[in-house]
Context: one part of a larger RNA
RNA sequence: GGAUGAACGCUGGCGGUAUGCCUAACACAUGCAAGUCGUACGAGAGUUUUUAACUCAAGUGGCGGACGGGUGAGUAACACGUGAGAAUUUACCUUUAGGAGGGGGAUAACAAUUGGAAACGAUUGCUAAUACCCCAUAUGCUUAAGAGUGAAAUAGAUUUAUCUGCCUAAAGAAAAGCUCGCGGCUGAUUAGCUUGUUGGUAAGGUAAUGGCUUACCAAGGCGACGAUCAGUAUCUGGUUUGAGAGGACGAUCAGACACACUGGAACUGAGACACGGUCCAGACUCCUACGGGAGGCAGCAGUGGGGAAUUUUCCGCAAUGGGCGAAAGCCUGACGGAGCAAUACCGCGUGAGGGAAGACUGCCUAUGGGUUGUAAACCUCUUUUUUCAGGGAGGAAGAUAUGACGUGUACCUGAAGAAUAAGCAUCGGCUAACUCCGUGCCAGCAGCCGCGGUAAGACGGAGGAUGCAAGUGUUAUCC
Numbered sequence: 001g002g003a004u005g006a007a008c009g010c011u012g013g014c015g016g017u018a019u020g021c022c023u024a025a026c027a028c029a030u031g032c033a034a035g036u037c038g039u040a041c042g043a044g045a046g047u048u049u050u051u052a053a054c055u056c057a058a059g060u061g062g063c064g065g066a067c068g069g070g071u072g073a074g075u076a077a078c079a080c081g082u083g084a085g086a087a088u089u090u091a092c093c094u095u096u097a098g099g100a101g102g103g104g105g106a107u108a109a110c111a112a113u114u115g116g117a118a119a120c121g122a123u124u125g126c127u128a129a130u131a132c133c134c135c136a137u138a139u140g141c142u143u144a145a146g147a148g149u150g151a152a153a154u155a156g157a158u159u160u161a162u163c164u165g166c167c168u169a170a171a172g173a174a175a176a177g178c179u180c181g182c183g184g185c186u187g188a189u190u191a192g193c194u195u196g197u198u199g200g201u202a203a204g205g206u207a208a209u210g211g212c213u214u215a216c217c218a219a220g221g222c223g224a225c226g227a228u229c230a231g232u233a234u235c236u237g238g239u240u241u242g243a244g245a246g247g248a249c250g251a252u253c254a255g256a257c258a259c260a261c262u263g264g265a266a267c268u269g270a271g272a273c274a275c276g277g278u279c280c281a282g283a284c285u286c287c288u289a290c291g292g293g294a295g296g297c298a299g300c301a302g303u304g305g306g307g308a309a310u311u312u313u314c315c316g317c318a319a320u321g322g323g324c325g326a327a328a329g330c331c332u333g334a335c336g337g338a339g340c341a342a343u344a345c346c347g348c349g350u351g352a353g354g355g356a357a358g359a360c361u362g363c364c365u366a367u368g369g370g371u372u373g374u375a376a377a378c379c380u381c382u383u384u385u386u387u388c389a390g391g392g393a394g395g396a397a398g399a400u401a402u403g404a405c406g407u408g409u410a411c412c413u414g415a416a417g418a419a420u421a422a423g424c425a426u427c428g429g430c431u432a433a434c435u436c437c438g439u440g441c442c443a444g445c446a447g448c449c450g451c452g453g454u455a456a457g458a459c460g461g462a463g464g465a466u467g468c469a470a471g472u473g474u475u476a477u478c479c
Base pairs, nucleotide, nucleotide: 001479002478003477004476006475007474008473009472010471013348014347015346016345017344018343019341020340021306026304027303028302030301031300032299035063036062037061040060041059044056045055046054047053048052070259071258072257080183081182082181083180084179085178088176089175090174093172094171095170096169097168098167099166101135102134103133104132110125111124112123113122114121115120140149141148142147155164156163157162158161185231186230187229192222193221194220197219198218199217200216201215202214203213204212234256235255236254237253238249239248240247241246261282262281263280264279265278284295285294286293287292312338314337315336316335320334321332322331323330324329351381352380353379354378362371363370364369386416387415388414389413390412391411395405423468424467425466426465427464428449429448430447434463435462436461437460438459444451445450
């Protein structure tokens, strides 16, 4: 000198664009953050043009809650980056080729009875389906062959010949799992480590390879090219500094990984060992009729706490995107916006021209004057900004309609009036900028050298000056 997710002091006019718990992965009141489909199904309720329509939606069923959003605790690892690979899977989507034959038994809702304070149940009875099951069939799969195995909902809607669905197989797209080469921290005051350990055979398991697991066999495997152990740490694209090489960092944005009160486990599913699912254990909080129950903000706001320190319990689904739906549409604290903060960067303003050998005041003085200083007053203008009034987009795609922002924003026009707007630090040298008064090794200053003990350009004040400017200084950290 540059930089910062900064903080603190003093000060503070406006706009645009960004950014905003770096600390306690500490605990959380309250509200919201994942639903949707009646064109899958049966009952029920309501309304009306009352015998057919419409609406609602508890339950069964389907799809989605594995995305999106948060955080960085753990992790030194195939976690990440990059490059290769073979033994795999894939709901929705696209393409292609086929198919949907026959039958069956339940169950929730509901009703009745009943347990419990509640959470939540229990028994009996009735009923539907695109829920469930059986038989058949087959391009598939297994197999050397013979053979074995193995599917469906012909359902819903209406313009009644179409649409949406269902099953199988093959391919694609996109995604995921797995393996390997190489790369990126510190310590030897850590030198030996390892028994499912290293390899083989067989079996099990998995979507799939594999000590992944088990039995048996062999005794291997790693290590000064640093194993093991310990410490620290998410990784990368990047950011910052530097002429570069290099150093430091990894906020926002983007990709990957990991986690969801702590630990463990599986279920469902195409996909999870699942943030707003389940079960068990633990700590904590709450309710209780003491028998038993409920909860999980590292989602958005917000609260307490910690801290030098980090925002509103806001508006809207109008746009973009996502889920469901045939659609209308519903949901969406993703997102779009507004609010707060000089936190950062960028831009603008706080007036312009004229105006005295130069008012007053202040300060200094050798008492002549110098300086403040064209500065002011005063004259003539302008209106960025400000206030008021009028007009008024674009963001809307898609024929109509549809805008949170925004009680009409940005922008345009008119009016008024210099009106509404300057500070902070420094002035001994480094380092741009000097005098007076006070103080008297005191009070104090200080980044380093060093100032202060009676004429202090270094302390405190005043006048003046210098630097930067809606900021300016200090502190912290990095180059």
A computed fold for a 479-nucleotide part of an RNA from Coscinodiscus radiatus, annotated as small-subunit ribosomal RNA, 5' domain. It matches the Rfam family "Bacterial small subunit ribosomal RNA". The gene name in the source record is rns.